RNA sequence: UUAUUGGAUAGAGGCGCGACUGGCCAAGAGUCCUUCGAGGGAGGCUGCCUGAGCCUGCGAUCUUGAAGAAAAGGGGCAGUCGCCGAAAUCUUGUCGGACGACGGCGCCGGCAAGGUUGGUUGGCGAGAGAAGAUCUCUUCAACUGUCACCCGGCCUGAAGACGGGUGGAGCGCUAUCUGACCG
Numbered sequence: 001u002u003a004u005u006g007g008a009u010a011g012a013g014g015c016g017c018g019a020c021u022g023g024c025c026a027a028g029a030g031u032c033c034u035u036c037g038a039g040g041g042a043g044g045c046u047g048c049c050u051g052a053g054c055c056u057g058c059g060a061u062c063u064u065g066a067a068g069a070a071a072a073g074g075g076g077c078a079g080u081c082g083c084c085g086a087a088a089u090c091u092u093g094u095c096g097g098a099c100g101a102c103g104g105c106g107c108c109g110g111c112a113a114g115g116u117u118g119g120u121u122g123g124c125g126a127g128a129g130a131a132g133a134u135c136u137c138u139u140c141a142a143c144u145g146u147c148a149c150c151c152g153g154c155c156u157g158a159a160g161a162c163g164g165g166u167g168g169a170g171c172g173c174u175a176u177c178u179g180a181c182c183g
Base pairs, nucleotide, nucleotide: 004180005179006178007177008176009175010174011173014084016083017082018081019080020079021078023077024076025075033068034067035066036065037064038063039062043055044054045053047105048104049103087117088116089115090114091113092112093111094110095109096108097107118144119143120142121141122140123139125137126136127135128134146168147167148166149165150164151163152162154160
C1' cells in the first nucleotide's frame, strides 16, 4: 500500500431493549375473605387426575341478603442503573417453588445446550389475563437503520453524498489497532 483472513477495542439504528424502587396512579373490586340471616339437604376441600388426610345432619359445598373488607401478578408515570442478541420466544435437560400429603400433567422462577427474530408500529387469527390495559406466537402490511446490486441527475470522468428500485441478515455493519498472508 492492499486482494484475503483471524483477534481485540470502540460505536451506530430509535416512540431502541431490559432490570430495580417499602415511589405515585388507575384498575383488580365492592371481587377473595370474615360474621350474621334466609334457602337447600349430601357431599365438599389443588389449575386438572389419582388419593392418604381433613371438614360436613351441632347442616358442609352451593344460592341469596346485610355489615365489614383486602392482596398479588400484570399496567401507566417518574427516577436510577445496565446495555445494542440489547432482549424476546420455542424445544430439550436439570434444579427449586406454590398448591388436600406422595405422585403425574400443567404453571412460576433459575441454569445449560440448540433454534428463530436487525428495530419499531399496526391488522387478521390463536393463547395468557379481571380486562376494551398489556404480553406472547404465526402471518401480512408500512416505516426505518445497515450492507450488496441496478438506475438517475448534480459534472461529459472517478469517488462521495442525494433520489429511486430489488434483495439479504445482527454469526451482520462502521471505525481504529494488531497478527497472518498476497503484491